[in-house]
RNA sequence: GCCGGCAUAGCUCAGUGGUUAGAGCGGAGCACUCAUAACGCUCAGGUCGAUGGUUCGAUUCCAUCUGUCGGCA
Repeated sequence: GCCGGCAUAGCUCAGUGGUUAGAGCGGAGCACUCAUAACGCUCAGGUCGAUGGUUCGAUUCCAUCUGUCGGCA
């Protein structure tokens, strides 16, 4: 330099063109216990990497850029 994958919660990852985006772990609170842990209940936490385009509508489709991973040279 060329090609391709990935970018969503603190971490690991789902998700679909349509009514305010989810799980597990982690965090906070409550309950339980003599107490701690575990189990149970509740809650908080996201401008879905950026910019532009298509569309009535984009986290989802397209282009570019950025970051990251891999392959080729």

The prediction has a mean pLDDT of 82. Transfer RNA from a bacterium, 73 nucleotides, folded computationally. It matches the Rfam family "tRNA". Rfam describes the family as follows. Transfer RNA (tRNA) molecules are approximately 80 nucleotides in length. Its family is annotated with triplet codon-amino acid adaptor activity in the Gene Ontology. The family's RNA type in Rfam is transfer RNA.